Transfer RNA from Actinobacteria bacterium UBA3120, 76 nucleotides, folded computationally. The coordinates come from a structure-prediction model, not an experiment, and the mean pLDDT is 80.
[in-house]
RNA sequence: GCGCCCGUAGCUCAACGGAUAGAGCAACCGGUUUCUACCCGGUAGGUUGGGGGUUCGAUUCCCUCCGGGCGCACCA
Numbered sequence: 001g002c003g004c005c006c007g008u009a010g011c012u013c014a015a016c017g018g019a020u021a022g023a024g025c026a027a028c029c030g031g032u033u034u035c036u037a038c039c040c041g042g043u044a045g046g047u048u049g050g051g052g053g054u055u056c057g058a059u060u061c062c063c064u065c066c067g068g069g070c071g072c073a074c075c076a
Base pairs, nucleotide, nucleotide: 001072002071003070004069005068006067007066010025011024012023013022018056027043028042029041030040031039049065050064051063052062053061
């Protein structure tokens, strides 16, 4: 340099182009317990990497940029 894949909650991951983007863990509150842990219930937590486009409607499709991974090429 070229190609492919990935980026969504603090972490790990879901979500056929269609209603208000969810789950587990973590955090917080409560129950339980002598206390803690386990377990149970609840609450909060989101610029879906940035920008632009298509569309009535985009996490999803297209373009571009940024970041990460893999492969290939180059390496006088």
Rfam family: tRNA. Taxonomically the source falls in Actinomycetes (Bacteria, Bacillati, Actinomycetota).